[in-house]
Parts: sequence; structure tokens; C1' cells
RNA sequence: GCUCCUGUAGUUCAAUGGAUAGAGCAGCGGCCUCCGAAGCCGCAAAUGGCAGUUCGAAUCUGCCCGGGAGCACCA
Repeated sequence: GCUCCUGUAGUUCAAUGGAUAGAGCAGCGGCCUCCGAAGCCGCAAAUGGCAGUUCGAAUCUGCCCGGGAGCACCA
């Protein structure tokens, strides 16, 4: 340099182009307990960025940014 894959909450994962993006773990608060753990209830927390297509985009398209893989270069 070329090609492909990928980016969603602190983390790991969901979500036929369709209404208000949903869970596990973690965090915080409460209940429970002699105290913890476990359990139960609740709370907060995210679509990498900018454009485009569309009535409607996490999802499709382009560019940029980040991560990964392969190939080439390295005579």
C1' cells in the first nucleotide's frame, strides 16, 4: 500500500430497516442477615465521528478515526 472483518453501558453479548436500544456480570441504593456472602427489589449507565439513502437507520451507502486478520513490499 491492497483486500476482508470489526466498533453498542465499566465489561461480555443481544436487537427482520419499524414505536421508548434489551440482558448477564460489575457498580450504587434498599430489603433480608448478628455481620457478610447468596437471594430479592430498585437505580444509573451505551449505538466511534460526519454526511447520505429512507416515512423510518445500531442495522444500508460514502468518507474519517480506532482495533484485528490476510496479502504485497521489505533486492
Molecule: transfer RNA
Organism: Opitutia bacterium